[in-house]
C1' cells in the first nucleotide's frame, strides 16, 4: 500500500459439540480484513461469572475493541 499478481483469513446467521457463562471447537455460509497470522503473564477498555447492603475486590472471555510487541507475501507510485 496500488483499478497489479499469486494467495491467504472467515463477520452475521444455521447446525453439532463443549462451557454457569461471555464465549470457543468443528462443518456450512461471506460481512468485511494488508497482516482480520501470533501475542490477553505488556497496558487499557468491554462482556460474563461470583462476591458485597453498597463498593472495592477475586476469576475469567474477547486479538474482527484500542495502543503495543513479534513473524510474514508482492513490489507500482
Nucleotide at each position: 500500500g496500488a483499478u497489479a499478481a499469486a494467495g491467504g483469513c472467515a463477520a452475521a446467521c444455521c447446525c453439532a459439540c463443549g462451557g454457569u457463562g461471555a464465549c470457543g471447537u468443528g462443518g456450512g455460509g461471506g460481512c468485511g480484513c494488508a497482516a482480520a497470522g501470533c501475542c490477553g503473564a505488556c497496558a487499557g477498555g468491554u462482556c460474563a461469572g461470583u462476591a458485597u447492603c453498597c463498593g472495592a475486590g477475586c476469576u475469567g472471555a474477547c486479538g474482527g475493541c484500542u495502543g503495543g510487541g513479534u513473524u510474514g507475501c508482492c513490489g507500482a507510485a